RNA sequence: CCGCGUGUUGCGCAGUCUGGAAGCGCGCCUGGUUUGGGACCAGGAGGUCGGCGGUUCAAAUCCGUCCACGCGGA
Numbered sequence: 001c002c003g004c005g006u007g008u009u010g011c012g013c014a015g016u017c018u019g020g021a022a023g024c025g026c027g028c029c030u031g032g033u034u035u036g037g038g039a040c041c042a043g044g045a046g047g048u049c050g051g052c053g054g055u056u057c058a059a060a061u062c063c064g065u066c067c068a069c070g071c072g073g074a
Base pairs, nucleotide, nucleotide: 001073002072003071004070005069006068007067010026011025012024013023020057028044029043030042031041032040050066051065052064053063054062
């Protein structure tokens, strides 16, 4: 320098192809249960979907560009 992949809640991931209300597991908080803890049950908080711009009535999703990390090539 060229190509490819990844980036979504504290952590691990799905959702993207085919645009239409942002989810799952673990963790965290509150309550129940227990002598207490764990386990279990019920409820809850937490996200400007890597940044910027564009297309669209509408973008995590499509297009452009940049950034970070990883893989391959020269």
Transfer RNA from a Polyangia bacterium, 74 nucleotides, folded computationally. Its Rfam family is "tRNA". Its family is annotated with triplet codon-amino acid adaptor activity in the Gene Ontology. The family's RNA type in Rfam is transfer RNA. Rfam describes the family as follows. Transfer RNA (tRNA) molecules are approximately 80 nucleotides in length. Their secondary structure includes four short double-helical elements and three loops (D, anti-codon, and T loops). Further hydrogen bonds mediate the characteristic L-shaped molecular structure. tRNAs have two regions of fundamental functional importance: the anti-codon, which is responsible for specific mRNA codon recognition, and the 3' end, to which the tRNAs corresponding amino acid is attached (by aminoacyl-tRNA synthetases). tRNAs cope with the degeneracy of the genetic code in two manners: having more than one tRNA (with a specific anti-codon) for a particular amino acid; and 'wobble' base-pairing, i.e. permitting non-standard base-pairing at the 3rd anti-codon position. The organism belongs to Polyangia, within Bacteria. The coordinates come from a structure-prediction model, not an experiment, and the mean pLDDT is 83.